[in-house]
The prediction has a mean pLDDT of 77. This is a predicted complex of two RNAs, RNase P RNA and transfer RNA, with 477 nucleotides together.
RNA sequence: UCAGCUGGCUGGACGGCCGCUGCCGGCGCUCGGGCUUUAUGGCCCAUCAUGAGAUCCGGUGGAGGAAAGUCCGGGCUCCAUGGAGACAGGGUGACGGCUAACGGCCGCCGGGGGCGACCCCAGGGAAAGUGCCACAGAAAACAGACCGCCCGAUGGGCUUCGUCCAUCGCGGUAAGGGUGAAACGGUGCGGUAAGAGCGCACCGCGCGACUGGUAACAGGAGCGGCACGGCAAACCCCACCCGGAGCAAGACCAAAUAGGGGUGGCCGCGUGCGGGGAAACCCGGCACGAGGCGCGUCUUCACGCCCGCCACCCGGGUUGGUUGCUCGAGGCGCUCAGCAAUGUGCGUCCCAGAUGAAUGGCCGUCCACGACAGAACCCGGCUUACAGGCCGGCUGACACA
RNA sequence: GGUCCCGUGGCUCAAUGGAUAGAGCGUCGGAAUUCGACUCCGAAGGUUGCAGGUUCGACCCCUGCCGGGACCGCCA
Numbered sequence: 001u002c003a004g005c006u007g008g009c010u011g012g013a014c015g016g017c018c019g020c021u022g023c024c025g026g027c028g029c030u031c032g033g034g035c036u037u038u039a040u041g042g043c044c045c046a047u048c049a050u051g052a053g054a055u056c057c058g059g060u061g062g063a064g065g066a067a068a069g070u071c072c073g074g075g076c077u078c079c080a081u082g083g084a085g086a087c088a089g090g091g092u093g094a095c096g097g098c099u100a101a102c103g104g105c106c107g108c109c110g111g112g113g114g115c116g117a118c119c120c121c122a123g124g125g126a127a128a129g130u131g132c133c134a135c136a137g138a139a140a141a142c143a144g145a146c147c148g149c150c151c152g153a154u155g156g157g158c159u160u161c162g163u164c165c166a167u168c169g170c171g172g173u174a175a176g177g178g179u180g181a182a183a184c185g186g187u188g189c190g191g192u193a194a195g196a197g198c199g200c201a202c203c204g205c206g207c208g209a210c211u212g213g214u215a216a217c218a219g220g221a222g223c224g225g226c227a228c229g230g231c232a233a234a235c236c237c238c239a240c241c242c243g244g245a246g247c248a249a250g251a252c253c254a255a256a257u258a259g260g261g262g263u264g265g266c267c268g269c270g271u272g273c274g275g276g277g278a279a280a281c282c283c284g285g286c287a288c289g290a291g292g293c294g295c296g297u298c299u300u301c302a303c304g305c306c307c308g309c310c311a312c313c314c315g316g317g318u319u320g321g322u323u324g325c326u327c328g329a330g331g332c333g334c335u336c337a338g339c340a341a342u343g344u345g346c347g348u349c350c351c352a353g354a355u356g357a358a359u360g361g362c363c364g365u366c367c368a369c370g371a372c373a374g375a376a377c378c379c380g381g382c383u384u385a386c387a388g389g390c391c392g393g394c395u396g397a398c399a400c401a
Numbered sequence: 402g403g404u405c406c407c408g409u410g411g412c413u414c415a416a417u418g419g420a421u422a423g424a425g426c427g428u429c430g431g432a433a434u435u436c437g438a439c440u441c442c443g444a445a446g447g448u449u450g451c452a453g454g455u456u457c458g459a460c461c462c463c464u465g466c467c468g469g470g471a472c473c474g475c476c477a
Base pairs, nucleotide, nucleotide: 001397002396003395004394005393006392007391008390009389010388012366013365014364015363016362017361018360020062021061022060023059024058025057026056029053030052031051032045033044034043035042036041064372068383069382071381072380073379074378075377076246077245078244079243083300084299085298086297087296089242090241091240092239093238095107096106097105098104109123110121111120112119113118124237125236129235130234131231132230133229146177147176148173149172150171151169152168153167154166155165156164157163158162185203186202187201188200189199190198204226205224206223207222210219211218212217250323251322252321253320260314261313262312263311264310265309266308269289270288271287272286273285274283275282276281291306292305293304294303316476317475318474330349331348332347333346334345336343337342367370402473403472404471405470406469407468408467411426412425413424414423419457428444429443430442431441432440450466451465452464453463454462
């Protein structure tokens, strides 16, 4: 200099004018409800204010790194306690640590890619069982003989101590050809009728005393001629985790209405009354008791609730206010522990809280001419989108010293 | 704001992880008809919403995006 890898920060700046919204302060101003009357008005209850409200003035705060997708994990709230147990369902998957928790993060191990910096991996179990492996191929899972090679028998040809061809064998052979994603270890030498871990050497594979490490795992004396194909993001097995719903959760105030009607289900149980029917019988019409319901299902315990319960349909009223609501696993700086994620201690700061929903508009100057994009209960992550700008660490190649 | 569901030719739908993804309607061309309709013959038309992954092999299984749709107020 060129080509790359990786970590972090930032996401127009300044000034003027006008506007929106939360909170605080200030000068002055205003003050509730009901009944009744055509109306002024009257009556009753409540009530003085260090309170509430609107206007005005001043001060102060006012979107993001993703506020997004709603994909994980928590807080919070309700389901009476969410008690005990079983089942179903869902999720995660090497090891150690961090954390409120996680499918996240850090470190480390193993595998794969790259010359390298570095990047990627749902990374438990296929000798518990079931299932699948299309097409091609002879054979696809306790294998298998199409061609080829060899042996034997029979027949035949010829150049006749031999060699070749054809047929046959419930013969041998997995070394060669060919098929496939995958073919029962690879290479070499020996061996054999031809072959074959049949024997040997090296490599691979399996078991593995022992050593190191918290562990995953790594190394490995020695043993074994080789057995055990792949798929679990197929069922499944193993280990661990998970109750459900969600701020339209939930609480309070106010207003209005009809706790109304129909259909179906709950093996719609017993007694009495009532109704229908000629009778058998039918009817959730009424009372009492059984009983029913209580957020996946079942059992059980105690408790609570009940116009019987559940589902669907047709109807009625309302379309208001307050709260939950923002101080929090919070931000910033320093210190200490740790390789790091992260944690300890100290100091300091208060930083949106709307509810038709606020961050905007205009002007001037400057630059690199401004991307993706807008909070809605709150946090920790992941994923996705993003014009550019700034800072750090590292690798490779070339050149020069 | 929250909870769910679905994407296959122009439309409506099929397809057990295994041919070059099929069928009906529609479109186009031809035949038949005086000309049309009906009918018959034939053809075109698909990156299975997109991108990755698992697998020998993906419309199908898994993950992340994109697009579309449905439902949920209170009294109760």
Rfam match: Bacterial RNase P class A. Rfam classes the family as a ribozyme.